Notes:
Transfer RNA from an Anaerolineae bacterium, 73 nucleotides, folded computationally. RNAcentral records the identical sequence in 3 taxa. The sequence is in RNAcentral, with records from ENA. Its Rfam family is "tRNA". Rfam describes the family as follows. Transfer RNA (tRNA) molecules are approximately 80 nucleotides in length. Model confidence (mean pLDDT): 84 of 100.
RNA sequence: GCCGCGGUAGCUCAGUUGGUAGAGCACAUGACUGAAAAUCAUGGGGUCGUCGGUUCGAUUCCGACCUGCGGCA
Numbered sequence: 001g002c003c004g005c006g007g008u009a010g011c012u013c014a015g016u017u018g019g020u021a022g023a024g025c026a027c028a029u030g031a032c033u034g035a036a037a038a039u040c041a042u043g044g045g046g047u048c049g050u051c052g053g054u055u056c057g058a059u060u061c062c063g064a065c066c067u068g069c070g071g072c073a
Base pairs, nucleotide, nucleotide: 001072002071003070004069005068006067007066010025011024012023013022019056027043028042029041030040031039049065050064051063052062053061
């Protein structure tokens, strides 16, 4: 330099005929306990890597860029 796959909650990751986003763990509160742990219930937390384009509407489609990993040279 070229090619491919990733970037979504604090962490690990889902999410397709485009219709304003979820799970597990973690965290907070409550129940339970003498007090904890475990368990159960409820809750908070996201400008979906950045900037543009298409569209009534973009995490999703298109382009450029940033970044991680792998491959080729």